[in-house]
RNA sequence: AUCGUAUCAAGAGAGCGGCGAAAGAACUGGCUUCGCGACCCGCCGGCAACCCUCCGACCUAACGGCCGAAGAAGGUGCCAAUUCCAGUCCCAUCCGGGAAGAUACUUU
Numbered sequence: 001a002u003c004g005u006a007u008c009a010a011g012a013g014a015g016c017g018g019c020g021a022a023a024g025a026a027c028u029g030g031c032u033u034c035g036c037g038a039c040c041c042g043c044c045g046g047c048a049a050c051c052c053u054c055c056g057a058c059c060u061a062a063c064g065g066c067c068g069a070a071g072a073a074g075g076u077g078c079c080a081a082u083u084c085c086a087g088u089c090c091c092a093u094c095c096g097g098g099a100a101g102a103u104a105c106u107u108u
Base pairs, nucleotide, nucleotide: 001108004105005104006103007102008101013044015043016042017041018040022033023032024031026088027087028086029085030084045079046078047077050075051074052071053070055068056067058065059064083100089098090097091096
């Protein structure tokens, strides 16, 4: 990069150091954050529970699968605003859904 599945209205930074002008995925519009230093990077802290650990029920000859409870050592992820909001492609009068995007696990 790609295949598939799941989740995306909750949660968690007024920290320290570095950098120095933009940032909020793309385009348009809005709105917001930002020299009282954002975004990003490192450290520390935290959130969550996808992988994971452990326990139990059920299915299986077994491998294993599935459901539920607990946990947080390890691998990721995340820590302004619903994925900031709307539009941009498809369905739908509207609401909304899909697609797209993000993350995890998985296939090649």
Predicted 3D model of a 108-nucleotide RNA (SAM riboswitch aptamer (S box leader)) from Candidatus Kaiseribacteriota. The RNAcentral record of the sequence draws on Ribocentre. The organism belongs to Bacteria candidate phyla, within Bacteria. Its mean pLDDT, the model's own confidence on a scale to 100, is 83.